Small-subunit ribosomal RNA, central domain from an uncultured bacterium, 350 nucleotides, folded computationally.
Context: one part of a larger RNA
RNA sequence: CUGGGCGUAAAGGGCGCGUAGGCGGCCUGGCAAGUCAGAUGUGAAAGCCCCGGGCUUAACUCGGGAAUUGCAUCUGAAACUGCUUUGCUUGAGUCCUAGAGGGGGUAGUGGAAUUCCCAGUGUAGCGGUGAAAUGCGUAGAUAUUGGGAGGAACACCAGCGGCGAAGGCGGCUACCUGGAUAGUGACUGACGCUGAGGCGCGGAAGCGUGGGGAGCAAACAGGAUUAGAUACCCUGGUAGUCCACGCCGUAAACGAUGGGCACUAGGUGUAGGAGGUGUCGACCCCUUCUGUGCCGAAGCUAACGCAUUAAGUGCCCCGCCUGGGGAGUACGGCCGCAAGGCUGAAACUC
Numbered sequence: 001c002u003g004g005g006c007g008u009a010a011a012g013g014g015c016g017c018g019u020a021g022g023c024g025g026c027c028u029g030g031c032a033a034g035u036c037a038g039a040u041g042u043g044a045a046a047g048c049c050c051c052g053g054g055c056u057u058a059a060c061u062c063g064g065g066a067a068u069u070g071c072a073u074c075u076g077a078a079a080c081u082g083c084u085u086u087g088c089u090u091g092a093g094u095c096c097u098a099g100a101g102g103g104g105g106u107a108g109u110g111g112a113a114u115u116c117c118c119a120g121u122g123u124a125g126c127g128g129u130g131a132a133a134u135g136c137g138u139a140g141a142u143a144u145u146g147g148g149a150g151g152a153a154c155a156c157c158a159g160c161g162g163c164g165a166a167g168g169c170g171g172c173u174a175c176c177u178g179g180a181u182a183g184u185g186a187c188u189g190a191c192g193c194u195g196a197g198g199c200g201c202g203g204a205a206g207c208g209u210g211g212g213g214a215g216c217a218a219a220c221a222g223g224a225u226u227a228g229a230u231a232c233c234c235u236g237g238u239a240g241u242c243c244a245c246g247c248c249g250u251a252a253a254c255g256a257u258g259g260g261c262a263c264u265a266g267g268u269g270u271a272g273g274a275g276g277u278g279u280c281g282a283c284c285c286c287u288u289c290u291g292u293g294c295c296g297a298a299g300c301u302a303a304c305g306c307a308u309u310a311a312g313u314g315c316c317c318c319g320c321c322u323g324g325g326g327a328g329u330a331c332g333g334c335c336g337c338a339a340g341g342c343u344g345a346a347a348c349u350c
Base pairs, nucleotide, nucleotide: 003322004321005320006319007304008303012318014201015200016199017198021194022193023192025088026087029084030083031082033081034080035077036076037075038074039073040072041071042070049065050064051063052062053061054060091191092188093187094186095185102177104176106174107173108172109171110154115149116148117147118146119145120144121143125136126135162169163168206247207246208245209244210243211242215241216240220236221235222234223233258317259316260315261314262313263312266295267294268293269292270291271290272289273288274287275286276285299306300305323350324349325348332343333342334341335340
């Protein structure tokens, strides 16, 4: 260097942007580096292989040939790759128009509910469980009415519905702002795909500083249960959960399925657009594009299943796997305030 693989057996990087690199649409001319053809030189001898000779044969040995798949030079070919050149528009992009959605920050705002405080009514219970007890309550609780404070989350709408690269995102209003899709022409003219390193984003928990704290609730305390009960159940309850700024960088970060392009039966639902017929009007119907589900032909698969949103058929690029344990450990390095993260063995053993 090479093989076979990666939904569930070992194996897709959590996700994006993008550097180097790899790969790259149609047409024209040129060059001839790759490529191909021929010639020359060289590729020592011996050996291997073929033909023939010599020892009675063989081993051995002698002669000839072939081979030495390579390298260099020269001449030539121009389809393909490459370089260069001329154009092109279908890949890609920009602009215009329309509709709709998501995230972040800031400011404002709404109602329901829980808790607490004040006041009224009112009296002996409340609460909790399988049953209880701890707990709360005659210093007036629970219940109920009125008023107030504060924090957090947004019922119904709500939908195998939408948006986002992923993590993820639900009250309302304003502002700022990214992307996708359809249609229509116009413009640029291959400007593309992927992406080692790198940079950025990244649930929850956790960490630092400051704030906030209603409810919930690790730890903790008590009551039960039990043989015990460092649990499950109950009464409390602190970090935390919330905000600002800064870290952490992990996950069953899952579709356990990397990205791009092309091709390959259908059926049915749903979301957003565009076009068309008809209509007073309308997802009422038809066509089409994009997304998102279900069922299924061929094909694939060890099976389960996948099946135009492929796990089918091909091409390009990246990541990763190579028996179980030891072990995601040790050591070293890098990162981190720490917790720890990333990289990542071996002995030994089955």